Model confidence (mean pLDDT): 77 of 100. Predicted 3D model of a 152-nucleotide RNA (glmS glucosamine-6-phosphate activated ribozyme aptamer). It matches the Rfam family "glmS glucosamine-6-phosphate activated ribozyme aptamer". Rfam describes the family as follows. This entry contains a glucosamine-6-phosphate activated ribozyme that is found in the mRNA for GlmS. GlmS is an enzyme that uses fructose-6-phosphate and glutamine to generate glucosamine-6-phosphate. The ribozyme catalyses self cleavage of the glmS mRNA that is thought to regulate GlmS activity. The family's RNA type in Rfam is riboswitch. The literature on the family includes a 2004 paper in Nature by Winkler et al., "Control of gene expression by a natural metabolite-responsive ribozyme". Gene Ontology terms of the family: catalytic activity and regulation of gene expression.
[in-house]
RNA sequence: GAGAGCGUGUUAGCGCCCGGACCGGAAACGGUUGACGAGGACUGGCAGUUAUCGAAAGAUUCGGCGGAUGCUGCCACGGCUCGCGGUAAGUCGUAAAGGAGAAAGCAAAGAGCAGAAUCAACACUGCAACAAAGGUUCUCCUGAUACCUGGA
Numbered sequence: 001g002a003g004a005g006c007g008u009g010u011u012a013g014c015g016c017c018c019g020g021a022c023c024g025g026a027a028a029c030g031g032u033u034g035a036c037g038a039g040g041a042c043u044g045g046c047a048g049u050u051a052u053c054g055a056a057a058g059a060u061u062c063g064g065c066g067g068a069u070g071c072u073g074c075c076a077c078g079g080c081u082c083g084c085g086g087u088a089a090g091u092c093g094u095a096a097a098g099g100a101g102a103a104a105g106c107a108a109a110g111a112g113c114a115g116a117a118u119c120a121a122c123a124c125u126g127c128a129a130c131a132a133a134g135g136u137u138c139u140c141c142u143g144a145u146a147c148c149u150g151g152a
């Protein structure tokens, strides 16, 4: 350096912290906390933006910095608007129109109990429970265009 096997960890509520708070210490200082999960990369680029949903809490998930799969606009590419090609317009993003309603189903933490550990704060393990959005299914509404060439 290469290959194979096994194991562990990570993939964005994520990372960090000179604020604040908590613990230890006479102090210096050291340690701790600082987003709980669900969902999200499904074309690419640029710009902008305090980036969706609920749960918990009520010195916190507070405050600061960075990042980010979100959203918006523009450009390119791509799908659809009867079939082929092209242009325009519209609308979306490869499961490639939009909207409304209904139904089923889905979490972790905190709190509680128990355990082990620490000087302590904190963190950890086990038990049981509880969401919303998105997505799925069903129903309804709106939209499914114009032109050119050729063809059926």
Base pairs, nucleotide, nucleotide: 014066015065016064017063019062020033021032022031023030024029036054037053038052043076044075045074046073047072048071049070077093078092079091080090081089085148086147087146088145097142098141099140100139101138102137103136112127113126114125115124